[in-house]
Context: one part of a larger RNA
RNA sequence: CGUAGGAAAAUUGAGGAGUGCUGUCCCUAGUACGAGAGGACUGGGAUGGACGCACCUAUGGUGUACCUGUUGUCACGCCAGUGGCAUCGCAGGGUAGCUAUGUGCGGACGGGAUAACCGCUGAAAGCAUCUAAGCGGGAAGCCCCCUCCAAGAUGAGUUUUCCCAUUUCUUUAUGAAAGUAAGAUCCCAGAGAGACUAUCUGGUUGAUAGGCUAGGAGUGGAAGCAUAGUGAUAUGUUGAGCGGACUAGUACUAAUAGAUCGAGG
Numbered sequence: 001c002g003u004a005g006g007a008a009a010a011u012u013g014a015g016g017a018g019u020g021c022u023g024u025c026c027c028u029a030g031u032a033c034g035a036g037a038g039g040a041c042u043g044g045g046a047u048g049g050a051c052g053c054a055c056c057u058a059u060g061g062u063g064u065a066c067c068u069g070u071u072g073u074c075a076c077g078c079c080a081g082u083g084g085c086a087u088c089g090c091a092g093g094g095u096a097g098c099u100a101u102g103u104g105c106g107g108a109c110g111g112g113a114u115a116a117c118c119g120c121u122g123a124a125a126g127c128a129u130c131u132a133a134g135c136g137g138g139a140a141g142c143c144c145c146c147u148c149c150a151a152g153a154u155g156a157g158u159u160u161u162c163c164c165a166u167u168u169c170u171u172u173a174u175g176a177a178a179g180u181a182a183g184a185u186c187c188c189a190g191a192g193a194g195a196c197u198a199u200c201u202g203g204u205u206g207a208u209a210g211g212c213u214a215g216g217a218g219u220g221g222a223a224g225c226a227u228a229g230u231g232a233u234a235u236g237u238u239g240a241g242c243g244g245a246c247u248a249g250u251a252c253u254a255a256u257a258g259a260u261c262g263a264g265g
Base pairs, nucleotide, nucleotide: 001152004174005163006162007161008160009159010158011157015149016148017147018146021049022048023047024046025045026044027043033038051106052105053104054103055102059100060099061098062097066093067092068091069090070089071086072085073084074083075082076081110144111143112142117137118136119135120134164265166178167177168176169175170173183261184260185259186258187203188202189201190200191199208254209253210252211250212249213248214247215246218242219241224237225236226235227234228233
C1' cells in the first nucleotide's frame, strides 16, 4: 500500500515445512520342523540405543550485587568491629534464571492407490494362460492420518462484536479538506519479551517496577555482653544474624499532565 466504510477479536485451510530409525529380552514354545544337534513363522508383551521437541519438580553444573571461613597489606586515631586492593585474592556452600550428563513426551495406529510379486475368472489359440475385456491381494516407499506455519491464497476467504450516516470547499465524483466515533499510537512504569524494532503486562477506576511489611530458598550460629581459661579459644544469650533475582500483601515513590492518528461507505 492492497484486501471497495472504519475497527477489535475468533477462525477455515489452498499451499508449505517437519516427523519417518532400530536393538535386545519374555510369552506363544523348547511347540511346528528335525535322527539328533538345533530351532522357527505368526500373534502378543517388556525394556533399551541413537535422534527430535519441550521443561527445571527431583539429580547435578553455573550462579563476579547471597552467606561463611581465611592469607598479605592499607585505611577508618587505637582495641574491637568494618571497608579497599590482591584473577570474584583464595576457599566452602548456594536462591532465581540459564542449562544436561537430568526429567517428560514422540516415531505410532489406521485408511486409500500402487511396485516387484502372488492370485480369480478368461479368450485370442475348443487345451493352457494373472490379461487381451473384467476382478482381488500386496511394501520402511506414494497420498492421507499426526505436529507446526499459513488469506499478499491479489482467487486477498469466513464468523462474532463495536462505531456511525457530521462540517466546509470545488473542476460535482468512487473528488478534496477539517473535526470526531469505535479504536489505535506517541509518551511513561515494566517483563512471561527482547540486538533495535516487535510482542506481552500495566498507566491512579492502578499492584507495572522500586521501596516497605510478612514469608521462603540459602548460609550456618552475627555484633555486643556475660561466663570459663594466662592465652589461642570455647560456651550461653541464639537455628542467631544476614539474606540478588522467589511468593504474597501494601499506593510510600514513579507510571503525571497531555498530544496525535483514525469512518462518512

This is a predicted structure of a 265-nucleotide part of an RNA (large-subunit ribosomal RNA, domain VI) from a Bacilli bacterium. Taxonomically the source falls in Bacilli (Bacteria, Bacillati, Bacillota). Its mean pLDDT, the model's own confidence on a scale to 100, is 89. Its Rfam family is "Bacterial large subunit ribosomal RNA". Rfam links the family to the GO terms ribosome and structural constituent of ribosome.